[in-house]
């Protein structure tokens, strides 16, 4: 140079204007105003998995049901992530795999096709033996033809047909034998280990599916912030108290009302407040500080192949609720299209709807969408020093 392979990052900028959500302070109070400060993602998405959290439920075990599945490690955890092992793709960087068990046990194999599993014989091959025909030179002979019978070798059907190659056997043929390749059983060496190398021993167990019920191991209560927690208007309703009227001289007490007025309570709607944006203590009118926790963030170092762990120092970063994180302008960056120019750079003029898409209790993953730019590590090919 050119064709490729992994991974990481950023995904517009600066200024000026108007707005918009939250804190805190100040304006005697205020939802109002002023001032300072914060204020979207790499996925905030899907809402698939895994936790915290909150609420019900639960003695302990077992059935049922889900889910996960090579192995060894990380992790709070996991169906996630690293090494690794085994098939499988590619010359090769690397990629791909829902990858436990079909010699438990039952089911199921479409169309073809003879046969889809107690295997079978459609075309073929063979008929050595034993029968039949026919020849002689009549014997332990020859020949035909294919009746009984053998065979699965070659065709042909299939997604798949009871190992594969090759030699030997044989009438033809078969692991029938025997060689090597693959299975299996013991056994030895290596490795945590999946596994892998390697002796020796059987001619060979006997298709395929378990994203088909099954069977092994191992996990796993349900529901989710519309969780849940507190304050509670109106108007209905429940309970209590007094006012009526009635038994009474009078107090207590009972009785009576299509239960009237009034006060007082409880439950609960509407709504509002917490939850909830670190969070706890302590000190301060307060801003703030100090200490402590967090699967919390960022950097150095340090262990590890790595995923990841330890240690030090810094930091705490949107908190709305019909939802705020925004328009507009200029200029600069991209990007198209046109001119100049051999042709490329610059340079003029003109356009751009300049990716994806956007918080809603957090957090760890997967997944999925993404215009364009950068960096890093690799690997094949050419070709030049």
């Nucleotide at each position: 140079a050119g064709a490729g392979u992994g991974g990481g990052u950023c995904g517009g900028g600066c200024g000026g204007u108007c707005g918009c959500c939250g804190g805190c302070u100040c304006u005697a109070a205020a939802u109002a105003g002023a001032g300072c400060c914060g204020g979207a993602g790499g996925a905030a998405a899907g809402u698939c998995c895994g936790a915290g959290c909150a609420g019900g439920a639960c003695a302990g075990g077992g059935c049922a049901c889900g889910g996960u599945g090579g192995u060894g490690g990380c992790u709070a955890a996991c169906g996630g992530c690293c090494a690794c092992c085994c098939g499988g793709g590619g010359c090769a960087a690397c990629c791909c795999g829902c990858g436990g068990g079909a010699a438990a046990g039952u089911g199921c194999c479409a169309c073809a096709g003879a046969a889809a599993a107690u295997a079978c014989a459609c075309a073929g091959c063979c008929g050595a033996u034993g029968g039949c025909c026919g020849c002689c030179g009549c014997g332990c002979g020859c020949g035909g033809a294919a009746c009984a019978g053998g065979c699965a070798a070659u065709g042909g059907u299939g997604a798949a047909a009871u190992g594969g190659u090759g030699c030997g056997g044989u009438a033809a043929g078969a692991g029938c034998g025997c060689a090597c390749c693959g299975c299996g059983g013991c056994g030895c060496c290596g490795g945590u280990g999946a596994c892998g190398g390697u002796g020796u021993c059987g001619g060979c167990a006997g298709g395929g599916u378990a994203a088909a019920c099954c069977c092994c191991a191992c996990c796993g209560c349900c529901u989710g912030c519309a969780a849940g927690a507190u304050c509670a208007a109106g108007c209905a309703u429940g309970c209590u108290g007094u006012u009526g009227c009635u038994c009474g001289g009078c107090c207590c007490g009972g009785g009576c009302g299509a239960u009237a007025a009034c006060a007082g309570c409880g439950g609960g709607u509407a709504g509002g407040u917490c939850g909830c944006u670190u969070c706890c203590u302590g000190a301060g009118c307060a801003a703030u500080c100090a200490g402590g926790a967090g699967a919390g963030c960022c950097a150095g170092c340090c262990g590890g192949c790595a995923a990841c762990g330890g240690c030090u120092g810094g930091c705490c970063a949107a908190g709305a609720u019909a939802a705020a994180u925004g328009g507009c302008c200029g200029c600069c960056g991209c990007c198209c299209g046109u001119c100049c120019u051999u042709c490329g750079a610059c340079g003029g003029c003109g356009g751009g709807a300049c990716a994806c898409a956007g918080a809603a209790c957090u957090c760890g993953g997967c997944u999925u969408a993404c215009a364009g730019g950068c960096c890093c590590a690799c690997u094949c090919u050419u070709u030049u020093c």
Bacterial RNase P class A from a Sedimentisphaerales bacterium, 385 nucleotides, folded computationally. NCBI's taxonomy places the organism under Bacteria, Pseudomonadati, Planctomycetota, Phycisphaerae, Sedimentisphaerales. It matches the Rfam family "Bacterial RNase P class A". It is annotated as a ribozyme. Its mean pLDDT, the model's own confidence on a scale to 100, is 76.